This is a predicted structure of a 265-nucleotide part of an RNA (large-subunit ribosomal RNA, domain VI) from a metagenome. It matches the Rfam family "Bacterial large subunit ribosomal RNA".
Context: one part of a larger RNA
């Protein structure tokens, strides 16, 4: 910009895309076939393999401003107790998110119309012939079925629900300006989104982020004082004490206060 008033929402599906993959083991049956060796179709079950989606409930992985421990060293007058540097200085762990080595599901079934091929009736050509008329059956393949995109499908669909017939101007017309209504953006807070843009939630008639309470969840017994020990330490106070992202509350901060643009069919 256009879809012939201007929005909001909620769909049709013309078309395009993605999928399509395969093993082995058991019944069926040691059955049918064979002299034996051997060893089916058909039909039904189980467990895999690469592939591929989606997910963190388990398992593990990462976890740079979580919780312990600890080595050197230099500060905070000492002592305790901390902080800075040394690859987060090293180690053990470990919330949410994100992930696989982790889980769970997929490939179909069914329908049509067909390819080699098997076929029925059957002349031409008194027979014969699946074919000439004319009826069947047949494939991981094709059109469907699944999933997703999807009316710029200019053949621009479709339904629901809102807003209404304002003012000026002069070249009188699908004219031109300009104030609205629905609605939308701008600005702000911000995350299940994100490269930006979009997009979702929210903006005081408010739980949007942050803070601050409980909880969950981790760390693994803080300080500090008591007590045993010459002392390293232990033990009690005390499943203490810290705590990033999860969960519920709770206006204490900050989304204040405003601008824009937007129809007369």
């Nucleotide at each position: 910009c256009g879809u012939u008033a201007g929005a909001a929402a909620c769909u049709u599906g013309a078309g395009g895309a993605a999928g399509g993959c395969u093993g082995u083991c058991c019944c069926u049956a040691g059955u049918a076939c064979g002299a034996g060796a051997g060893g089916a179709c058909c039909g039904g079950g189980a467990c895999g393999g690469a592939c591929g989606a989606a997910c963190c409930u388990c398992u593990g992985g990462u976890g740079u401003g979580c919780c312990a421990g600890u080595u050197g060293u230099u500060c905070c007058a000492c002592c305790a107790g901390g902080a800075g540097c040394a690859c987060g200085g090293c180690u053990g762990g470990u919330u949410g998110g994100c992930u696989a080595c982790g889980u769970u599901c997929g490939g179909a079934a069914g329908g049509g119309a067909u390819a080699a091929c098997c076929g029925c009736u059957g002349a031409a050509a008194g027979c014969a012939u699946c074919u000439a008329a004319g009826c069947g059956g047949g494939a991981a393949g094709c059109c469907u079925g699944u999933u997703c995109c999807a009316a710029g499908a200019u053949u621009a669909g479709g339904u629901u629900u809102c807003u209404c017939a304002c003012c000026a101007c002069c070249u009188u017309g699908a004219g031109u300006g300009g104030g609205u209504a629905a609605g939308a953006c701008c600005c702000c807070c911000u995350a299940c989104a994100g490269a930006c843009u979009a997009u979702g939630g929210g903006g005081u008639u408010g739980a949007u982020a942050g803070g601050c309470c409980a909880g969950a969840a981790c760390u693994g017994g803080a300080a500090g004082c008591g007590c045993a020990g010459u002392a390293a330490u232990g033990c009690g106070u005390g499943c203490a004490g810290g705590u990033g992202a999860c969960u519920g509350g709770u206006a204490c901060u900050a989304a204040u206060c405003g601008g824009u643009c937007g129809a007369g069919g």